[in-house]
RNA sequence: AGGGUUUGAUCCUGGCUCAGAACGAACGCUGGCGGCGUGGCUAACCCAUGCAAGUCGUGCGCCAAAGUCGGGGCAACUCGGCGAGUAGCGCGGCGAAAGGGUGAGUAACGCAUAGGUAAUGUACCCCGGACACGAGGAUAGUCCGCCGAAAGGCGGGGCAAUACUCGAUGAGACCACGGGCAGGCAUCUGCUUGAGGUCAAUGGGCGAGGACCGCAAGGCUUGUCGGUCUGGGAGCAGCCUAUGUUCCAUCAGCUAGUUGGUGAGGUAAUGGCCCACCAAGGCUUUGACGGAUAGCCGGACUGAGAGGUCGACCGGCCACAUUGGCACUGAGACACUGGCCAGACUCCUACGGGAGGCUGCAGGGACGAAUAUUCGGCAAUGGGCGAAAGCCUGACCGAGCGACGCCGCGUGUGGGAAGAAGUUCUUCGGAAUGUAAACCACUGUCAGGGGUUACCAAGCAAGUGCGCCCAAUAUGCGCGCAAGUUGAGGAGCCCCAAAGGAAGCCACGGCUAACUUCGUGCCAGCAGCCGCGGUAAGACGGAGGUGGCUAGCGUUGUUCGGAAUCACUGGGCUUAAAGAGCACGUAGGCGGCCUGUUAAGUGCCUUGUGAAAUCCCCCGGCUCAACCGGGGAACUGCUUGGCAUACUGGCAGGAUUGAGGCAAGUAUGGGUGCAUGGAACUCUUGGUGGAGCGGUGAAAUGCGUAGAUAUCAAGGGGAACGCCGGCGGUGAAGACGAUGCACUGGGCUUGUCCUGACGCUGAGGUGCGAAAGCCAGGGUAGCGAACGGGAUUAGAUACCCCGGUAGUCCUGGCCGUAAACGAUGUCCACUAGGUUGGGGUUCUUUUGACGGAUUCCCGGCCGAAGUAAAAACGCUAAGUGGACCGCCUGGGGAGUACGGUCGCAAGGCUAAAACUCAAAGGAAUUGACGGGGGCUCACACAAGCGGUGGAGCAUGUUGCUCAAUUCGAUGCAACGCGAAGAACCUUAUCCUGGGCUUGACAUGUACGAAUACCUUACCUGAAAGGGAUAAGGUUGCCCUUCGGGGUGAAGCGUACACAGGUGCUGCAUGGCUGUCGUCAGCUCGUGUCGUGAGAUGUCGGGUUAAGUCCCAUAACGAGCGAAACCCUUGUCGCUAGUUGCCAGCGGGUCAUGCCGGGAACUCUAGCGAGACUGCCGGUGUUAAACCGGAGGAAGGCGGGGAUGACGUCAAGUCCUCAUGGCCUUUAUGCCCAGGGCUGCAAACGUGCUACAAUGGCUGGGACAAACCGAUGCGAGACCGCGAGGUGGAGCAAACCGGAAAAAACCAGCCCCAGUUCAGAUUGCAGUCUGCAACUCGACUGCAUGAAGUUGGAAUCGCUAGUAAUCGCGGAUCAGCUACGCCGCGGUGAAUGUGUUCCUGAGCCUUGUACACACCGCCCGUCAAGUCAUGGGAGCCGGUAGCACCCGAAGCCGCCCCGCCUCAGGGGUGUCUAAGGUGAGAUCGGUGACUGGGACUAAGUCGUAACAAGGUA
Repeated sequence: AGGGUUUGAUCCUGGCUCAGAACGAACGCUGGCGGCGUGGCUAACCCAUGCAAGUCGUGCGCCAAAGUCGGGGCAACUCGGCGAGUAGCGCGGCGAAAGGGUGAGUAACGCAUAGGUAAUGUACCCCGGACACGAGGAUAGUCCGCCGAAAGGCGGGGCAAUACUCGAUGAGACCACGGGCAGGCAUCUGCUUGAGGUCAAUGGGCGAGGACCGCAAGGCUUGUCGGUCUGGGAGCAGCCUAUGUUCCAUCAGCUAGUUGGUGAGGUAAUGGCCCACCAAGGCUUUGACGGAUAGCCGGACUGAGAGGUCGACCGGCCACAUUGGCACUGAGACACUGGCCAGACUCCUACGGGAGGCUGCAGGGACGAAUAUUCGGCAAUGGGCGAAAGCCUGACCGAGCGACGCCGCGUGUGGGAAGAAGUUCUUCGGAAUGUAAACCACUGUCAGGGGUUACCAAGCAAGUGCGCCCAAUAUGCGCGCAAGUUGAGGAGCCCCAAAGGAAGCCACGGCUAACUUCGUGCCAGCAGCCGCGGUAAGACGGAGGUGGCUAGCGUUGUUCGGAAUCACUGGGCUUAAAGAGCACGUAGGCGGCCUGUUAAGUGCCUUGUGAAAUCCCCCGGCUCAACCGGGGAACUGCUUGGCAUACUGGCAGGAUUGAGGCAAGUAUGGGUGCAUGGAACUCUUGGUGGAGCGGUGAAAUGCGUAGAUAUCAAGGGGAACGCCGGCGGUGAAGACGAUGCACUGGGCUUGUCCUGACGCUGAGGUGCGAAAGCCAGGGUAGCGAACGGGAUUAGAUACCCCGGUAGUCCUGGCCGUAAACGAUGUCCACUAGGUUGGGGUUCUUUUGACGGAUUCCCGGCCGAAGUAAAAACGCUAAGUGGACCGCCUGGGGAGUACGGUCGCAAGGCUAAAACUCAAAGGAAUUGACGGGGGCUCACACAAGCGGUGGAGCAUGUUGCUCAAUUCGAUGCAACGCGAAGAACCUUAUCCUGGGCUUGACAUGUACGAAUACCUUACCUGAAAGGGAUAAGGUUGCCCUUCGGGGUGAAGCGUACACAGGUGCUGCAUGGCUGUCGUCAGCUCGUGUCGUGAGAUGUCGGGUUAAGUCCCAUAACGAGCGAAACCCUUGUCGCUAGUUGCCAGCGGGUCAUGCCGGGAACUCUAGCGAGACUGCCGGUGUUAAACCGGAGGAAGGCGGGGAUGACGUCAAGUCCUCAUGGCCUUUAUGCCCAGGGCUGCAAACGUGCUACAAUGGCUGGGACAAACCGAUGCGAGACCGCGAGGUGGAGCAAACCGGAAAAAACCAGCCCCAGUUCAGAUUGCAGUCUGCAACUCGACUGCAUGAAGUUGGAAUCGCUAGUAAUCGCGGAUCAGCUACGCCGCGGUGAAUGUGUUCCUGAGCCUUGUACACACCGCCCGUCAAGUCAUGGGAGCCGGUAGCACCCGAAGCCGCCCCGCCUCAGGGGUGUCUAAGGUGAGAUCGGUGACUGGGACUAAGUCGUAACAAGGUA
């Protein structure tokens, strides 16, 4: 300090989300030790049990027992001592109002800060002053009696005090009156003085003691503790004031003790605190009143800070103590462990009545995600009481439990392999875990065991020293020394032993540090956001490895941060959310120049305060740290006094430039009213006229022979004002347009005469405010929602047409909204220019017009700087500053609900939440697309020729069928495609059946037998296979005595590794191929422009088949494509002549280059030439190029082919081949027999043959090219009607053969018909191939002779040697379903010179909400599910008040009794808690039904929006 996420990419806006820190936490996994902290956040819910407030005998009265000792008694028993003046009871004093707990209530003088009290109190403590004289009567306890279950109570008797009462004294205090002095804040305060009134006490307790008194007790003296009155102090407390203190305005008005006064009461004290009377005030947009929430602060967490959030622990204050009310006592309470009453609840009960209050410490129940021991001790600190010892103390000190937090320590340290085992991965070579382990050496923290003692101890205290009081060497007190004595709990040190007892959790797709494998297969699951998972998942689960932290690690929750995402520091509003429709104006905010004054703001100095703790710094103590101690700083605040006076404010004065006024001009659809006018339209009347008019894409509805439309004339009516007219004018905006008149508003210019800051803005408020709409009354020509009709359409509640009512118009009144827009608030100042329109001024040319110059105002355009995300804005700012107002804070829900308010209504204004999404947006970029535009191509259309679609057949496909009909290809770009040959084989287990298992095929290892292989023969079987022999032949190398031996390559068998798979995935791939498309495109380097994606280049003007070339040019160059190079064809030349050729010469034949020969020609096949816009003319920019011409075999690319840029389609192919992964292994492999791939209701594609006379048939005789031939082509000849057969010449081919070319041509017949057309189908008879033609071949002959007479919608090919038509050949192949495919030649057209349209394509441009890119995106109803929410007859509950009824306890008042006065008793009044009744308010829950909303892979209907989205 930032990162992820909207897009194909970019910049911006903007939300969501992450990394950090923190916690009184909880949950999951794990867990060695210690220190210091911390621990019921929920039910202020209920509580068993124990403890948490007592103490004083030195205030007073009374007074045991057990036990023991002794006496008496036989004993029972009794007496006495000790126990003991003890335990205990009571009176009295002090304390119990502290300490401890909790946060329910409280938005308040509750808290905080600063002040005030001249309006106050104060027990204990400290200092000072003055005192304590005399007397009296009770009472508890107790004893006796009685009531009650108990709690408790009643009567009688008697006794005490530091209890109580009376009297005296009064330094003094208080009260009222008078005098004096001082001070102050108004009421007043302090000091002093005079006289008057009122008010005290316990001389008690405990010691000590000489003189004196007393018989004694004692008096008395003295010490000490207490008592009374009083002044002061300290601390504590009460009250008052200023300021601050959460959210909601969908809470805007609240208030009767209310506000004030007078008087009385009450209090320690002010005060409506209370009461009576009087007045009518008081509070409030600076937020009253109401509602919600909340204890406040020091501080804590976070943050750079400002801020935000919080208020556990510790400290200060407040409030509360089962709920509500009340007072008593007291210095202090309306009292946590006091009292009374009422309520709820619990417990006891003899049913009559009683008892209780853990929000003290433990503990229990309940609640909850969740929070501890019914522990030890008063040793320390502190508190209460006491003279003291001491007692009490769940305050406190400690321990226990919990990793809840912070801090510290450990789980060992060193050595130890090119590196064990195991595990994981692997390209099988290895790599990783990993010095990690083992092993060797060493150390000793913690835990464990044993021992020991500094420290937390200060104190108390026998005794004793000094000092003080005193008559005193007593006592007492103070300060020392000190025998002795006090530790709940902790801690230090020493020794022993042993690596021994001690590591986990989370993560590893990006953010974010850390990667592989297996499993899974949109399943299971993950996920903070983006997102992973549909068979190769670094994202799920396991494992290995790695990263992070570590006695913890993760998760969840919450807060702050990041978030400048509420912006004070520190944001915005043209288009992203955001300027109110416009103006006037109230409060408020802000305000020009000069002078003086003041000192509120402001600055400086200063006073007090800002408790302590915390934070920070320094130092110190625990071994360190956490923790703790000391000192300092700080506490940014408030406050006291003083000084300063620039600026702001206040007050006073002055000036003129802001503002306003005045005068003179000037432009104008500014406003209102009245009047007038012409054109058009429509209606009425009349004339002319005679069949249509009107309307549309085309029509129809409609009007018209009862006379329309058209036309002429006259008249009526209403609305709107053409041309001028303009990007021009006016107005605040809405808005304003014929002409005249009247009234009226504002602006501008000039003059600089007047006022003298009078100004700007403007929350509320008020007014104006298009259209539509509403109310009332008029008016209504045209237009025209609704409505009717006609069309269109699948539908058409629309678009188009014919009608037509409200309305549009006027008057009056409402409404108050618009894309009310410049999507740009008003005002002021400043910051280059250029140009133009409108309105003025001045100057200039002697004057004027025109022109020029100048200046002010208004309306536009272009632009510097600057700004902006960009587009853009740019003196008319969106620039630079100032003032004020309005508004925004992700999208949806929603400008909706509820509430309020306005409105006659419609509706307006104000304005949420639940829920839901990870975006929604702005500008610009590149593409793609458009029923956008421009330019240009293509058999794209048009113009033509011939087809397809109809028929039959062939073939492929779909579908169906089947045991199986193997598989693939599926718009163009699958469908005579893979397949250039399915009867078996092919062929695929596609089906049925039979077999084999190291296999049909490859490599290797081991073992074995020894042979093994070939041919023939045997059994079984459909074959494959299985079985068992026999005969013949063949076999390497070495040795050899040739008898043989050795060896083992190969072979066989067995076993193991493995083979095999046309099994899956073409969406894991390579390669190959199709397609856009032979379309002209696709890119790069450098430079430049842009924040950037990108742009430029490649655009523009020409030109081309072409991004071909030229010109121009912030581009300059280059590459892949195009072209060229290659093949073929067309002309010529040269070379070469056999198997080809034959002109000339010769020979020969019925005839033939047949022969000699020739090398001319044709031809063959090799090498060259030729064509380049080269030449001429024109056009064009002097260019590129185009047009025409000459020559030429060929002319502008001569024809044809090969050649296919970047890329697109997850296009096709795992069944050509290759290949990852998966699957299979006596089978998905291999072999075999038979079947199937040929099945047939139907549909489609591609073809063939036809439908005939440009034809068919018969006969005749012509002319090719290319190609093929040895298990081959096969001549002549013979046989057969024929297919074919017999036979075999010749030929490995310019030699022989296939081989007949056919159409054409000639001649004849047919005569328009289902025919002498057409040939399907079927029957019979054959031929050939082959192991075999049943399923299932081709061909031949005879016979049969179907549909079909030119083909609907639609659709295909072709621009010249092309289409059409005719035949020939070849591959595959035994044969052939070939009419297919690939080639060859023969004959040989028509049409177009155009680009409107259809299809496709290229370039430029435009729009876009598309980017999976229009086969896109996307809207609404309906249907289904889920969720939250509004309304709703009502029903239920809460809260706060109001009215009335009732009214406990209690204070106060009154009456009566009692009586000296009290105490007490009875009665009564006001107030009043709880309770009851009633009408409303408000909040919440629930509710049949109902409204919309959100969300949800594949529902329905349409097509609204995005392109001109097909009606902008």